SAM riboswitch aptamer (S box leader) from Clostridium pasteurianum DSM 525 = ATCC 6013, 108 nucleotides, folded computationally. Its mean pLDDT, the model's own confidence on a scale to 100, is 82.

RNA sequence: AUCUUAUCAAGAGAGGUGGAGGGACUGGCCCUAUGAAACCCGACAACCGGCAUUUAAUGGAAAAUGUGGCGGUGUUAAUUCCAGCAGAGGUUUUCUGAAAGAUAAGAG
Numbered sequence: 001a002u003c004u005u006a007u008c009a010a011g012a013g014a015g016g017u018g019g020a021g022g023g024a025c026u027g028g029c030c031c032u033a034u035g036a037a038a039c040c041c042g043a044c045a046a047c048c049g050g051c052a053u054u055u056a057a058u059g060g061a062a063a064a065u066g067u068g069g070c071g072g073u074g075u076u077a078a079u080u081c082c083a084g085c086a087g088a089g090g091u092u093u094u095c096u097g098a099a100a101g102a103u104a105a106g107a108g
Base pairs, nucleotide, nucleotide: 002107003106004105005104006103007102008101013041015040016039017038021031022030023029025084026083027082028081042076043075044074047072048071049070050067051066052065053064054063055062080100085097086096087095088094089093
């Protein structure tokens, strides 16, 4: 890099370093010196592990629910900021589903 499955309407700092950019891509529209990215700390969440309870099993292995006091990630402006393809309705535009993207777990 590729494939599979799940999730993406909630949640999270008026902290420190840092100095100009950032919001994947394209088009919009935004954020930013009342300070961007990045790093540190804090916070949020609960995908995997851990732990607890229950059920089943009892040689090993499992499932459901819960927990955040622990480990591995992730996240911390705007719905994945909106649209980008298809369908339905409607004449300013609305809805639904894909695609793409992100994250997690697994595969090879």
The source organism's lineage runs through Bacteria, Bacillota, Eubacteriales, Clostridiaceae and Clostridium pasteurianum.